[in-house]
């Protein structure tokens, strides 16, 4: 330099154009003498910039970070 992949709450992950979900964790409440376990409920997220579209986490272009492979020079 070229090609491919990945990027979603604190962590791990699902979601292929129409309300962004799940598990763990965290807060509040219920239960208990207390703790743990259990139950209810809440907060918190689509790497960044542009484009297409009535509508983009999703499609297109670029950028950034990380991972894999290939090539060239020294």
């Nucleotide at each position: 330099g070229c090609g491919g992949g990945u990027a979603u709450g604190g962590c791990g992950u699902a979601g292929u154009g129409g309300u962004a979900g799940c598990g763990c964790g965290c807060g509040a409440c219920c239960u208990u003498c207390c703790c743990a376990a259990g139950g209810u409920u809440g907060a918190g997220g689509c790497a960044c910039g542009g484009g297409u579209u009535c509508a983009a986490u999703c499609c297109c272009c670029g950028u950034u970070a990380c991972c894999c492979g290939c090539u060239c020079c020294a």
This is a predicted structure of a 74-nucleotide RNA (transfer RNA) from a soil metagenome. The coordinates come from a structure-prediction model, not an experiment, and the mean pLDDT is 82. Its Rfam family is "tRNA". By type it is a transfer RNA. Its family is annotated with triplet codon-amino acid adaptor activity in the Gene Ontology. Rfam describes the family as follows. Transfer RNA (tRNA) molecules are approximately 80 nucleotides in length. The RNAcentral record of the sequence draws on MGnify.